[in-house]
Molecule: transfer RNA
Organism: Hyphomicrobiaceae bacterium
RNA sequence: GGCGGGGUAGCUCAGCUGGUUAGAGCGGCGGAAUCAUAAUCCGUAGGUCCCCAGUUCAAGUCUGGGUCUCGCUACCA
Numbered sequence: 001g002g003c004g005g006g007g008u009a010g011c012u013c014a015g016c017u018g019g020u021u022a023g024a025g026c027g028g029c030g031g032a033a034u035c036a037u038a039a040u041c042c043g044u045a046g047g048u049c050c051c052c053a054g055u056u057c058a059a060g061u062c063u064g065g066g067u068c069u070c071g072c073u074a075c076c077a
Base pairs, nucleotide, nucleotide: 001073002072003071004070005069006068007067010026011025012024013023019057028044029043030042031041032040050066051065052064053063054062
């Protein structure tokens, strides 16, 4: 350099054929229970869906560009 995957909550990840309110588990916070702690149970907060632009009535989802990251591969010496 070429090809491919990925970037969504603090972490690990879902998200279908574009559709009106964006989710799960873990973690955080509050509570229940316990002599107490852990486990468990209930509740709750937390989001620039990587960035810019485009298409559309409507974009996490489609298109173009950029960027970061992972893998494969090629070239030079």